[in-house]
């Protein structure tokens, strides 16, 4: 330098144009002498950033940023 993949809650992770599942963790409550376990509830106006398309974008398009892989160049 060229090509490809990935980026979603604290962690993992689903979603593939129709308005963010689930698990763990955390927090509140119940139960318990206490703790653990168990049970109930809460937990992303938001998807790396900025634009664009669309009635509608995590999802499509463009440009950046970051990480990983492959190929090449210089020393």
């Nucleotide at each position: 330098a060229g090509g490809g993949g990935c980026g979603u809650c604290g962690c993992c992770a689903a979603g593939c144009g129709g308005u963010a599942a689930g698990g763990c963790a955390a927090c509140g409550g119940g139960c318990u002498u206490u703790g653990g376990a168990c049970c109930c509830g809460u937990c992303a106006u938001u998807c790396g950033c900025a634009g664009g398309u669309u009635c509608g974008a995590a999802u499509c398009c463009u440009g950046c940023c970051g990480c990983c892989c492959c190929u090449g160049c210089c020393a």